Small-subunit ribosomal RNA, 5' domain from an uncultured bacterium, 535 nucleotides, folded computationally.
Context: one part of a larger RNA
RNA sequence: GACGAACGCUGGCGGCGUGCCUAAUACAUGCAAGUCGAACGCUUGGGGGUCCCUUCGGGGAUCCCCGGGAGUGGCGGACGGGUGAGUAACACGUAGGCAACCUGGCGGCAAGACCGGGAUAACCCACGGAAACGUGAGCUAAGACCGGAUAGGAGAAGAGGACGCCUGUCCUCUUCUGGAAACUCGGUGCAAGCCGAGGCUUGCCGAUGGGCCUGCGGCGCAUUAGCUAGUAGGUAAGGUGACGGCUUACCUAGGCGACGAUGCGUAGCCGACCUGAGAGGGUGAGCGGCCACACUGGGACUGAGACACGGCCCAGACUCCUACGGGAGGCAGCAGUAGGGAAUCUUCCGCAAUGGACGCAAGUCUGACGGAGCAACGCCGCGUGAGUGAGGAAGGUUUUCGGAUCGUAAAACUCUGUUGCCAGGGAAGAACGCCAGAGAGAGGCAAUGCUCUGUGGGUGACGGUACCUGAGAAGAAAGCCCCGGCUAACUACGUGCCAGCAGCCGCGGUAAUACGUAGGGGGCAAGCGUUGUCC
Numbered sequence: 001g002a003c004g005a006a007c008g009c010u011g012g013c014g015g016c017g018u019g020c021c022u023a024a025u026a027c028a029u030g031c032a033a034g035u036c037g038a039a040c041g042c043u044u045g046g047g048g049g050u051c052c053c054u055u056c057g058g059g060g061a062u063c064c065c066c067g068g069g070a071g072u073g074g075c076g077g078a079c080g081g082g083u084g085a086g087u088a089a090c091a092c093g094u095a096g097g098c099a100a101c102c103u104g105g106c107g108g109c110a111a112g113a114c115c116g117g118g119a120u121a122a123c124c125c126a127c128g129g130a131a132a133c134g135u136g137a138g139c140u141a142a143g144a145c146c147g148g149a150u151a152g153g154a155g156a157a158g159a160g161g162a163c164g165c166c167u168g169u170c171c172u173c174u175u176c177u178g179g180a181a182a183c184u185c186g187g188u189g190c191a192a193g194c195c196g197a198g199g200c201u202u203g204c205c206g207a208u209g210g211g212c213c214u215g216c217g218g219c220g221c222a223u224u225a226g227c228u229a230g231u232a233g234g235u236a237a238g239g240u241g242a243c244g245g246c247u248u249a250c251c252u253a254g255g256c257g258a259c260g261a262u263g264c265g266u267a268g269c270c271g272a273c274c275u276g277a278g279a280g281g282g283u284g285a286g287c288g289g290c291c292a293c294a295c296u297g298g299g300a301c302u303g304a305g306a307c308a309c310g311g312c313c314c315a316g317a318c319u320c321c322u323a324c325g326g327g328a329g330g331c332a333g334c335a336g337u338a339g340g341g342a343a344u345c346u347u348c349c350g351c352a353a354u355g356g357a358c359g360c361a362a363g364u365c366u367g368a369c370g371g372a373g374c375a376a377c378g379c380c381g382c383g384u385g386a387g388u389g390a391g392g393a394a395g396g397u398u399u400u401c402g403g404a405u406c407g408u409a410a411a412a413c414u415c416u417g418u419u420g421c422c423a424g425g426g427a428a429g430a431a432c433g434c435c436a437g438a439g440a441g442a443g444g445c446a447a448u449g450c451u452c453u454g455u456g457g458g459u460g461a462c463g464g465u466a467c468c469u470g471a472g473a474a475g476a477a478a479g480c481c482c483c484g485g486c487u488a489a490c491u492a493c494g495u496g497c498c499a500g501c502a503g504c505c506g507c508g509g510u511a512a513u514a515c516g517u518a519g520g521g522g523g524c525a526a527g528c529g530u531u532g533u534c535c
Stems, first nucleotide, its partner, number of pairs: 001534003005531005012382006018375002020340001025338003029335003034075003039072002042069012082293003092217007101210002106206007114148004123138001125136004154177010183198006219265003226256003231253008268290004272283004295316005318329004346372001348371003354368001355366004385415004395406004419476001422470004429462001434457003438453004479524005484505003490519005500507002
């Protein structure tokens, strides 16, 4: 000098940050991932229209509008958020490689979207179970599922060309094999249809995100010296999106190591942060990038992407429910609880903004985020008044009794009004999307729709906050440590090697500037000291 600090004394305000470093201990409760009716069938509540019946109370059928429910289906749940256990490793950083790879959604280009089929959940019926949940029979829809057609892509064989970085890469042609799809909504029209919007399929390219490989770099111990059988390499096969002992069979006997293998200990890595003139040393909180993990261990499924924090299965420990047969759960998400600890916050408000998921949209969801709350935990700013004022008042302390000092300090007079308190006014953050109406453009028979321009309306958690104005009154706001030397600041009394102090040297045994108190002084100041850690 610094700190994610703690402790002691003290404590006025504001802004911006920061806040379980310990038990990756266990968790009550609530919330943290849903959304789409413009994919689909069903059901239910309200309102309305038409028709039928009617005992005039109403009932039934069908259609439209506004909601609700579970289900099929799609996209998302692989992001965002948390933590640092493990990891000394291609985990990270940096520089490269992939002629050995993948990439949903997004952008561009090209082409297509034809003909059919059988189910199933929901529902209904029956049954089992305490529950969780399940079994059987029957019905039904789709952009769910399946078959066929079409085919520029794929595979195999053959021919030709261009190139290169070792295995090779790219392009063209022929033959064979097997390979795709889906519709919904709006406008217009009597209709067929046409147009538009959102989707669907195939191929090529891009962008983005990832996977794999390599050189180099960054801990301690040699009181760890030898380590290694899928081990090192080869051949073949399997496997993967892809190379590879990645796996398997066979063959060879290799491979690593004092340039530190192996073992043990410790540790997430980096941008950065602290310190320092620098070199260096230390650290890896917050913020950003990467990695790893999600009660412990293992496993795969789905999917473009996971071996998946709030998915599944198995095993284990723990907790809970049970009708004892069997079930349920996972805060290292946000709050919060217990425990541990020197120690670390609200079971708050809002989706108004930014961002994300879904949706044509309206919108829904979002403990991401935006805010507020608590804490002097840190940094920064402000205030606790200013001017005049000597009878140097009273009082305290001291004294050589003359005085000295606190001290212009106070009082008194004249001002000011920061901040706080009270009252009035009162934001920016809001741009959109959306709604209303207008104009222009491309395209189109036209309309809807699309693009652009400009006008108006409407949308704020924070918050009646910031800010502004006014009223009132010096009124409400100073402490802490130190004063022997280092080190800035001295006297008196008490005590008498006692009580005590102390960072080092050292003070204290009767005149203690070193202990305690007082007066005075020094330093810093809403803080000041102490302790801990690093330079």